Annotation:
Model confidence (mean pLDDT): 84 of 100. A computed fold for a 1438-nucleotide RNA from an uncultured marine cyanobacterium, annotated as small-subunit ribosomal RNA.
RNA sequence: GAGUUUGAUCAUGGCUCAGGAUGAACGCUGGCGGCGUGCUUAACACAUGCAAGUCGAACGAACCUUCGGGUUAGUGGCGGACGGGUGAGUAACGCGUGGGAAUCUGUCCUCAGGAGGGGGAUAACGGUUGGAAACGACCGCUAAUACCCCAUAUGCCGAGAGGUGAAAUGAAUUUCGCCUGAGGAUGAGCCCGCGUCUGAUUAGCUUGUUGGUGAGGUAAUGGCUCACCAAGGCAUCGAUCAGUAGCUGGUCUGAGAGGAUGAUCAGCCACACUGGGACUGAGACACGGCCCAGACUCCUACGGGAGGCAGCAGUGGGGAAUUUUCCGCAAUGGGCGAAAGCCUGACGGAGCAACGCCGCGUGAGGGACGAAGGCCUCUGGGCUGUAAACCUCUUUUCUCAAGGAAGAAGAUAUGACGGUACUUGAGGAAUAAGCCACGGCUAAUUCCGUGCCAGCAGCCGCGGUAAUACGGGAGUGGCAAGCGUUAUCCGGAAUUAUUGGGCGUAAAGCGUCCGCAGGCGGCUUUUCAAGUCUGCUGUUAAAACGUGGAGCUUAACUCCAUCAUGGCAGUGGAAACUGAUCGGCUUGAGUAUGGUAGGGGCAGAGGGAAUUCCCGGUGUAGCGGUGAAAUGCGUAGAUAUCGGGAAGAACACCAGUGGCGAAGGCGCUCUGCUGGGCCAUUACUGACGCUCAUGGACGAAAGCCAGGGGAGCGAAAGGGAUUAGAUACCCCUGUAGUCCUGGCCGUAAACGAUGAACACUAGGUGUCGGGGGAAUCGACCCCUUCGGUGUCGUAGCUAACGCGUUAAGUGUUCCGCCUGGGGAGUACGCACGCAAGUGUGAAACUCAAAGGAAUUGACGGGGGCCCGCACAAGCGGUGGAGUAUGUGGUUUAAUUCGAUGCAACGCGAAGAACCUUACCAGGGCUUGAAAUAAUUUCAAAACUUCUUGAAAGAGAAGCCUCCUUCGGGAUGGAAUUACAGGUGGUGCAUGGCUGUCGUCAGCUCGUGUUGUGAAAUGUCAAGUUAAGUCUUGUAACGAGCGCAACCCAUGUCUCUUGUUGCUGUUUACAGUGCUUAAGAGAAACUGCCGAUCAACAUCGGAGGAAGGUGUGGAUGAUGUCAAGUCAGCAUGCCCCUUACAUCCUGGGCUACACACGUACUACAAUGGUCGAGACAAAGGGUCGCUAACCUGCAAAGGCAUGCCAAUCUCAUAAACUCGAUCUCAGUUCGGAUUGUACUCUGCAACUCGAGUACAUGAAGGUGGAAUCGCUAGUAAUCGCUGGUCAGCAUACAGCGGUGAAUACGUUCCCGGGUCUUGUACACACUGCCCGUCACACCAUGGAAGUCGACCCUUCCCUAAGUCGUUACUCGAACCUGUAAAGGACGAGGACGCCGAAGGCAGAGUUGGUGACUAGGGUGAAGUCGUAACAAGGUAACC
Repeated sequence: GAGUUUGAUCAUGGCUCAGGAUGAACGCUGGCGGCGUGCUUAACACAUGCAAGUCGAACGAACCUUCGGGUUAGUGGCGGACGGGUGAGUAACGCGUGGGAAUCUGUCCUCAGGAGGGGGAUAACGGUUGGAAACGACCGCUAAUACCCCAUAUGCCGAGAGGUGAAAUGAAUUUCGCCUGAGGAUGAGCCCGCGUCUGAUUAGCUUGUUGGUGAGGUAAUGGCUCACCAAGGCAUCGAUCAGUAGCUGGUCUGAGAGGAUGAUCAGCCACACUGGGACUGAGACACGGCCCAGACUCCUACGGGAGGCAGCAGUGGGGAAUUUUCCGCAAUGGGCGAAAGCCUGACGGAGCAACGCCGCGUGAGGGACGAAGGCCUCUGGGCUGUAAACCUCUUUUCUCAAGGAAGAAGAUAUGACGGUACUUGAGGAAUAAGCCACGGCUAAUUCCGUGCCAGCAGCCGCGGUAAUACGGGAGUGGCAAGCGUUAUCCGGAAUUAUUGGGCGUAAAGCGUCCGCAGGCGGCUUUUCAAGUCUGCUGUUAAAACGUGGAGCUUAACUCCAUCAUGGCAGUGGAAACUGAUCGGCUUGAGUAUGGUAGGGGCAGAGGGAAUUCCCGGUGUAGCGGUGAAAUGCGUAGAUAUCGGGAAGAACACCAGUGGCGAAGGCGCUCUGCUGGGCCAUUACUGACGCUCAUGGACGAAAGCCAGGGGAGCGAAAGGGAUUAGAUACCCCUGUAGUCCUGGCCGUAAACGAUGAACACUAGGUGUCGGGGGAAUCGACCCCUUCGGUGUCGUAGCUAACGCGUUAAGUGUUCCGCCUGGGGAGUACGCACGCAAGUGUGAAACUCAAAGGAAUUGACGGGGGCCCGCACAAGCGGUGGAGUAUGUGGUUUAAUUCGAUGCAACGCGAAGAACCUUACCAGGGCUUGAAAUAAUUUCAAAACUUCUUGAAAGAGAAGCCUCCUUCGGGAUGGAAUUACAGGUGGUGCAUGGCUGUCGUCAGCUCGUGUUGUGAAAUGUCAAGUUAAGUCUUGUAACGAGCGCAACCCAUGUCUCUUGUUGCUGUUUACAGUGCUUAAGAGAAACUGCCGAUCAACAUCGGAGGAAGGUGUGGAUGAUGUCAAGUCAGCAUGCCCCUUACAUCCUGGGCUACACACGUACUACAAUGGUCGAGACAAAGGGUCGCUAACCUGCAAAGGCAUGCCAAUCUCAUAAACUCGAUCUCAGUUCGGAUUGUACUCUGCAACUCGAGUACAUGAAGGUGGAAUCGCUAGUAAUCGCUGGUCAGCAUACAGCGGUGAAUACGUUCCCGGGUCUUGUACACACUGCCCGUCACACCAUGGAAGUCGACCCUUCCCUAAGUCGUUACUCGAACCUGUAAAGGACGAGGACGCCGAAGGCAGAGUUGGUGACUAGGGUGAAGUCGUAACAAGGUAACC
């Protein structure tokens, strides 16, 4: 920097990514060279070989000899304390850094001095002998630079006297070597300041502990050890305990500060199978030495022995994982030696490993409007791609051949590497490219396969039939001998914030105060110089890093030179600030004096209203309670009312964002005691202050203990209701409690969700307490000041909301707290508590979010306003009957398909007997029933007839010859190939069309402005309208789609035109003012008047045919419903292709227990029947409508006329009027059903048409719950017409006739609009979401126990060993002694202290496991309810 919480936004906040790095590992791949690196795990166990020897110029001896000498075991010297390995232990003077004094130091260097005289042994060797071996035992001989004594001494000890104390003349020609002393160098030991991980759920630790005196011990200081004395020492500035860890130079990362790390290289430390111990030595408590114990391994003759790869190789094991049992001492270095030299798995090299860094190559140039192949495609083409082929060139690399180093110092000689590097020549593009990715972050896209499958995934997330996200292909991008993945560290992360964060609401201010330590602290003088600043000096190893050079062809790599910052120490200086110090001051703080307000606290006394109970009176049937009721009380007298009495609790009005208090909190009146504040005034003290970890005090309600008290209220409990249930909400009762006294608890949304203190920074306006001024008789009013408490607001701050002198502004000081959500304020531990519980306070696991503020919507059993046949007021229906029709269901071979709340259901279908037809059964056909093109071939094309068949079809016969340039063409048949065809799927891939909200009044844009932004404003407010219609106001000004108007019909008038219309009549004509038709105009605009009004406009009136949109239609904004339609049509993709195509016959779509919708006809007298009579409009008609006349009861038929229509015709309109009859009944209502006989259409009326006549005469007597339509020429009622159509209409679309009732009004139901409010919703309430239970999995806690690990303490036993003692044993050197012997001394043994391992016992810490058990987390569509989010339906929460 990016991705990710949201519909979008800002901020908070976590998670994730891009970078760098690695001793790495894994997957795929792999040409070369240089330089590095290579058991991070089991400090697990180790076969085998090597890794420390050397000196014959110290010594004797043996052997060999070329007689020069050489070799060797042993004695002796020096070295095996270096070099090499490892990191177990160690939180420590271990390491780092800087100092210090009480020390030693072989070899080396310098200086000085010395080496005189003696002695006794012993290995080797020889002999005897034990043992399996390892290894010894005894006797005898011998040497030294081995050992011992004496002497000497500038040394040491001692105050002194004095004491003590060395040597090798060894070899030699010298150098070499020995002893003593002094000094140096080097190395080592010791001490101190500072620094050095985590945990307080480790708070107290310590008895040699702390100090002193004395002694011992050490190279040396020291409780290092011991005796005695004292009682100290360490620790919240973190002792002790627990966990983890070698430390550093450095390394990685980072802008830096930091963070992480401690491989290779270098310094220090520690360790060497585990534990203990000393010996030798200059140096060790010793990796390749010794002793003991333990574990393990090996040998064994069972008696006893041997061993220690954390050296180099190597083996097993562990593990994701780490190399050769190589070459050489040529170089560098080390040991020994006089030297030659020997030894050296240190080291120098090679080998293995892409493990890392660096370098090189796998060819270079040319080469097509671009081969082939592959992939894609809109079929045109595009990509691969100058890529290839092909031509020219080069040879790094490769192969072969030839030459051939430096590294060698030091004259000759001496090279493991190595015939290596390098050079030259020849050959030939020859030997050499992969890996990952391609949805976003993140550079790079398409096809196929798959179909929430298989799979991917770092985060967000992909996959449910068109996947740029899975798998493959093609292409592209990135890196490249590598590329990806995994793991880990730093970064990004300002996400622990010193640099550099926060705490009103996101996580976060302790409930409040007091206050020790600590931190910080007013003005001023003197001095000091600790902090601070500064100069100089020392040090901060080398390597590394940085900078500048140099060398390998370059680079990596190596070498040379060199700086800076910082740390520590020493030293000189400065004195402002901090600190310390000597004084002073008064403004901070406090005291005194005088006032003053107050529900501040504690105690005592008193009071009235109300409530309940008791007693008495009056009085009678109810009271009480609720949404409605019931439980309850009451005729044994309630409630109500009057009088009297008792009890307890709380104190109406005043009362107020008023007062007081640190907070919790405090309210009747009076009294006593008492704390604090404020104001004024002058005096006094003189910084006495602020904050505060640990600590202490107070601390609502509830709760607990003891004793009282108990009126009302009232958890629990009981009852009544409500409800599906109701362990609730409501009602009737009611116990703890609420009250008092004493004690505990210590928590609250203890909130201003805002720690305390101080200072500074505009104001306006209330209110409480006090003072001053002015004014007044006085009270007010006014000005001002101090202190409190509110509100609005500037700057500023804030993510926004908001805060704003009472800061959330600007600063200072101190304290507390936070670091994603859940798990969890849980578990364990500890402390407190009588208990309840409180305080402190995790982890595993899990998620990619959780959360804040604001925005736009949507929603609310939120609010305001408004509208609609929405309700209300009315009229008529549906729901009941029969029938028609559609649907569901069922049935069926098939009952084709679609439409399904409103917005499917007389819908697609404006008309299924065949056809339609898509369905079923059966029979056929396969380039096809119809289309286009091509090739081959035959024939005019056609037409007629026959057989068979249910038809389609199959077969047969007859007849006939178009144009021509003779090539052929048109047409038809046959065969073949491309293809046709599909009412097959997907309306959730689509176009188009349609429904619906809704003819509702809304939906947007440009510019400007406001806001960090989403967005807002405009579109809001007031008024008005049918209307976002208009007006006014206004940071808005304008505009667009909608509204309205323009269009059609209708209503009035005028004009024009009059046939087929109209009128008249003597049917020849005439008229046309009327009716009517077609055109053209007029008219209506709130124009006029009155009222209201700011204006728009509204109400009323006049005139007018019509009045406020005149009426009716057409017209349907942005959008919503993945609404409907692939079966109207079109269409992508998928599917079928002798079938899911197509032809035909028959059947089905018409089925029928049932359920629903929509209609028709009725149930009758406002009626039925019969007779007579009257009045329309709008339509249709040549495959048609049909007059008149005749026949038939009729449907209809016959004959025939007119009309392509203002002419003819369908065509008598019906309700209505008049008259007659019926008389309330299942009827003269009603017509279903059925029978018989007919008519018509049509190839054909059986399944399955319509009509006529006669006969038959079902249900039905106005319809439950519920529900629909309609506001005027409307409802209701009456008929007529048309389309579809051969025929078929109760349906649909139209037409006219007759012609009502009602609307108070907007409380309620439904739908809609607008403003506002809340929201945890945004798939938007059919939303979201909580808890138990059931199931599966996961981690965790508890648990009788059980198994370990670590550690502490007491005691027992005591190995090796040092030290001490010793009367026992032994012993060459010295002393005494003639000798024997003794002494000194030594060794061994024994004894004593200590003492590892082991054992007994008891604590502590910690881990594993554990029947059972507890809660938690996660899971697909389980169960029960509905707690929360809206007033969430009882406001929510602590």

It matches the Rfam family "Bacterial small subunit ribosomal RNA". The RNAcentral record of the sequence draws on ENA.